Context: one part of a larger RNA
RNA sequence: CUGGGCGUAAAGGGUGUGUAGGCGGCAGUAUUAGUCUUUCGUGAAAGGUCUUGGGCUUAACCCAGGAACCGCGGGGGAAACGGUACUGCUUUCGAGGACGCGAGAGGUAGAGGGAACUCAUGGUGUAGGGGUGAAAUCCGUUGAUAUCAUGGGGAACACCAAAUGCGAAGGCACUCUACUGGCGCGCUCCUGACGCUGAAACACGAAAGCGUGGGAAUCGAACGGGAUUAGAUACCCCGGUAGUCCACGCCCUAAACGAUCCUUACUGGCUUUACGGAGUAUCGACCCUCUGUGUGGCGAAGCUAACGCGUUAAGUAAGGCGCCUGGGUAGUACGAUCGCAAGAUUAAAACUC
Numbered sequence: 001c002u003g004g005g006c007g008u009a010a011a012g013g014g015u016g017u018g019u020a021g022g023c024g025g026c027a028g029u030a031u032u033a034g035u036c037u038u039u040c041g042u043g044a045a046a047g048g049u050c051u052u053g054g055g056c057u058u059a060a061c062c063c064a065g066g067a068a069c070c071g072c073g074g075g076g077g078a079a080a081c082g083g084u085a086c087u088g089c090u091u092u093c094g095a096g097g098a099c100g101c102g103a104g105a106g107g108u109a110g111a112g113g114g115a116a117c118u119c120a121u122g123g124u125g126u127a128g129g130g131g132u133g134a135a136a137u138c139c140g141u142u143g144a145u146a147u148c149a150u151g152g153g154g155a156a157c158a159c160c161a162a163a164u165g166c167g168a169a170g171g172c173a174c175u176c177u178a179c180u181g182g183c184g185c186g187c188u189c190c191u192g193a194c195g196c197u198g199a200a201a202c203a204c205g206a207a208a209g210c211g212u213g214g215g216a217a218u219c220g221a222a223c224g225g226g227a228u229u230a231g232a233u234a235c236c237c238c239g240g241u242a243g244u245c246c247a248c249g250c251c252c253u254a255a256a257c258g259a260u261c262c263u264u265a266c267u268g269g270c271u272u273u274a275c276g277g278a279g280u281a282u283c284g285a286c287c288c289u290c291u292g293u294g295u296g297g298c299g300a301a302g303c304u305a306a307c308g309c310g311u312u313a314a315g316u317a318a319g320g321c322g323c324c325u326g327g328g329u330a331g332u333a334c335g336a337u338c339g340c341a342a343g344a345u346u347a348a349a350a351c352u353c
Stems, first nucleotide, its partner, number of pairs: 004324003007307002012321001014204004021197003025089008034081001035078008049067007094194001095191004099186004106180007113157001117153008128139002165172002209250006219243001223239004261320006269298003273294007302309002326353003335346004
């Protein structure tokens, strides 16, 4: 190298765009360094392997002959596959585009809204309130809690809501407007293989954290206090700073999970739901049937160590990438790159079981 694997045993990169590379639809012509075939040369001998005989009583051993030496080089031939060059094809068809419909919490920005909370002011009103298993710290006669009115503030958007939808992932939910990305269906047309994957590179990437400046209602690491307890650096309670929010700039991690990489094809079904299309029906709509794309449940065959998966495969195949190789040491040390830092990425060994 070949070989075995990656849902849960070690192992799918957090996600995308995409360079090199690898792989690539149908038909034809030419060509031939891959490929296949034939021949010649070479591949020293001995030894080894296989084989045909022979010699020691047999065997091991030894002798003779053959094959082979799986390779390299020269010549001849083949053209299915592959390469190269050229030509053509397109509902039997990949990819893209135009046209016509359609759904959506996809993104960015701005504007608006109501409930709750909290604060302030004023009214009513009086001795409690709050909190807990029970209490206490705490708030309250400088008038709390409760209740009414007015005003301010910040954050999040009940019901609808779902097995729902959208997005590459992270993620996205009050309403409206503007701008904007992607997707599905239809059959009519256009381009004519323009494709798939993808090391590197680049971009995005929850929460926490960092920098500068704002903001600060709630909640709330740290911290203070009250309880509990043998103790209580906790669980419970009263407070409460950073943070939580915004703008800009960093960080780049996660049980970033479907613990399941992407693309393509094939292989029984039943059923739920979302968005389209066609037919039937009807005055029209619903219903019903078929069909495309998604989203769930159950299950034939098959697969699996089992659990389970099962047309959204973990089935059957093909192409490409990433990754795994006993446990600990260790996702650590060292070095390097990145970062303001925290740290991240890459990534061992001695030793030990």
A computed fold for a 353-nucleotide part of an RNA from a metagenome, annotated as small-subunit ribosomal RNA, central domain. Its mean pLDDT, the model's own confidence on a scale to 100, is 86.